Predicted 3D model of a 76-nucleotide RNA (transfer RNA) from a Chloroflexota bacterium.
The source organism's lineage runs through Bacteria, Bacillati and Chloroflexota.
RNAcentral holds the sequence, with entries from ENA.
The prediction has a mean pLDDT of 81.
């Protein structure tokens, strides 16, 4: 340089015929125990990678940037 793919809660991941955002685990706080784990229960937590169009309504369509993986391809 060309060309695909991913960016969503502290993690790993979900959600695509646009319709107010979920799920485990982690973290709290009670149950329980003689402490603890485990187990149960409840509760915290993200305006979806920035930025702009579209649209009555975007995580979702379209632009545009940035970042991380792959695949080809020049260069040394």
């Nucleotide at each position: 340089a060309g060309g695909a793919g991913c960016g969503u809660a502290g993690c790993u991941c979900a959600g695509u015929u646009g319709g107010u955002a979920g799920a485990g685990c982690a973290g709290c706080g009670g149950u329980u125990u003689c402490c603890a784990a485990a187990a149960c229960c409840g509760c915290c937590g993200g305006u979806c990678g920035g930025g702009g169009g579209u649209u009555c309504g975007a995580a979702c369509c379209c632009c545009u940037c940035c970042g991380c993986u792959c695949c080809u391809g020049c260069c040394c």